[in-house]
């Protein structure tokens, strides 16, 4: 230095859930709270994957001529605690 990861030391993060706020939703932010995490740090302006569907398109139905409801497709919206990429603390075996 690289791999690796202790019942080590120091420090760190925070799932579900609850409350408040934002959002059409997915989800996000703050506080509480800990299921877990050695990258649970950063990157979603371009690798894959997943979620959602405001707008849009198509279909069906109703009303009646562009409106409502439902269904389907579809990111420009999200997710890094899915994989991935980048960087990093400590040092037993």
């Nucleotide at each position: 230095c690289a791999c690796c990861g202790a019942u080590a030391a120091a420090g760190g993060c925070a799932a579900a859930u609850u409350u408040a706020g934002c959002g059409a939703a997915a989800g996000c932010u703050a506080a509480a709270g800990a299921c877990g995490c050695a990258a649970a740090a950063c990157u979603a302006a371009a690798g894959g994957g997943u979620c959602u569907u405001c707008c849009u398109u198509a279909g069906u139905a109703g009303a009646a001529u562009u409106c409502u409801a439902c269904u389907a497709a579809a990111a420009a919206g999200a997710c890094a605690g899915c994989c991935a990429g980048u960087u990093a603390c400590c040092g037993a075996a």